[in-house]
Molecule: Bacterial large signal recognition particle RNA
Organism: Candidatus Eiseniibacteriota bacterium
Formats: sequence, C1' cells, structure tokens
RNA sequence: UUGUGCUAGGUGGGGAGCUAGCGGUGCCCUGUAUCCGCAAACCGCUAUAGCGGAGCCGAAUUCCCGCUCGAGGCCUCCAUUCCGGCGUGCAGGCCCCGGUCCCGGCGGUGUUGAGGGCCAGGUCCGGCGCAAUCGAGGCUUGUGAAUCCCGUCAGGACCGGAAGGUAGCAGCGGUAAGCGAAUCCCUCGAUGUGCCGCCGGUUCCCCUGGUCGGAGCCGGCCGGCCGAUGGCCGGCGCCGAGUGGCGGUCGACAGCGGGUGCACGA
Repeated sequence: UUGUGCUAGGUGGGGAGCUAGCGGUGCCCUGUAUCCGCAAACCGCUAUAGCGGAGCCGAAUUCCCGCUCGAGGCCUCCAUUCCGGCGUGCAGGCCCCGGUCCCGGCGGUGUUGAGGGCCAGGUCCGGCGCAAUCGAGGCUUGUGAAUCCCGUCAGGACCGGAAGGUAGCAGCGGUAAGCGAAUCCCUCGAUGUGCCGCCGGUUCCCCUGGUCGGAGCCGGCCGGCCGAUGGCCGGCGCCGAGUGGCGGUCGACAGCGGGUGCACGA
C1' cells in the first nucleotide's frame, strides 16, 4: 500500500407537549435512512434512561468530535391589523318613539271680521204624546149545518065529510162555530224604528246662529330644543388570532476540519 473476515458502531434527526426525569406511540418541521410486537387519562426504562426479536451495512463520502451555516419550532417584551369574542353608556354620533309655540321657518285661514266672552239652539240624556213597523182582534166579503139553528117549505105523510089545517124531509135563502181573502178603517199590545210635537236636564267637548269686540288664530309640519327605553356605529378596557421587530432557547439538513479499531494474508 492492498485483499479477506470480524468488532465497536450505525441502520434517521429535531421541536413543542406529556413526564420526577429519559425515550417511544401521537402532533409538527426537516429529510429518505430495514422489518415485526407493545403503547395517551398510555407503553417501556432509570442519568449507562424505550423494552423484546429478526435482517442489512460496517473502520469510512456512511461512525465520533469540533467549528461554520441555518430550515423550523418555542418563550418574554414591543408594535401593528379594514380580524374575532366579551365587557363597558363613555357630557360621542345616528336611528326609532314621546314632548315642546322658547326661537326661526313653512303651510292654512282671517276687516267678506281671528282668538276670546255672553246669549240661544242643535248634538247628548230622560218623560209624555204622535207616527212607522210587527203581531192580535174587530169591520167587509166568500165559504160554511143530512140531523141535534132560523125562515119558506114542492113531493109525500097525518087529521077532517069537505073547506082547510098539522108536523116536516129534500130544495132554496140566511145565520152560528170553523176555514179563507185583500185594501181602507177601528181597538189593543210591543220595540236598538223616528225628532215629528211638548216639557225638563246638561261638566263641558263638538256644530250652528246672533251679539260684544277689533287682529290675529291654527298645524309638532320642518329646523331647533328636551326626554325615556331600545338598537346600530364609533370610543375605551380585557382576552384570543394574524403579521412584523429586538432578544433568548433548542436546532434538522449541508459545508469545513480533525479523530478512530482487531485478526490473517500479500
């Protein structure tokens, strides 16, 4: 220097979290580097810190150490966001609602006479009367009794010597109870009908008319002002989320440098 076979060792690593602590399964970041069994209110260990089993590589680009770089994660603090949530009426704003002739405006009306006062009516209430409507009855009329209603009573029956008379069915006429009819009239009763008449009452609202009097009156309609509840926006505070910054911590991959066996043979 080189060949063969072994051993140490390797066969991913890291972050947060969990844990007395160390690993693992799970989550996340890197990266490609075997398999089987166990395993989150869990599995296995004890600062030599996964346990059990199998396979492969194997002293070097693959193992170990140091340095550099640095993906990414976590932590404190600061800033920021047209982000989300909770809370808070905060002399903030807006909306809804109510009030207001203080002020201004607008509109309507007024010397063809405002507001106001007085008088009288109406409305409203009550009583009496009247009318209307409804109901009942009466009047009028039609019908209506085989017989137990009236009148007249053919025929026939009876009495009589005769003249004549008696009772009386049917028929006819009328009537009672009953059953119908339409309008007028009369009587009685009733009422969410009516102001038609009279009388009485009435806080005052409203309307009408007359009179006095002489210039304003009316409308929250608008601006404005005030007020209560509620809603919305904003503000403020707290929490969370996102982004960024300083710092701290851990740190994969990569790069550089260094270190490291044994046996045999040539």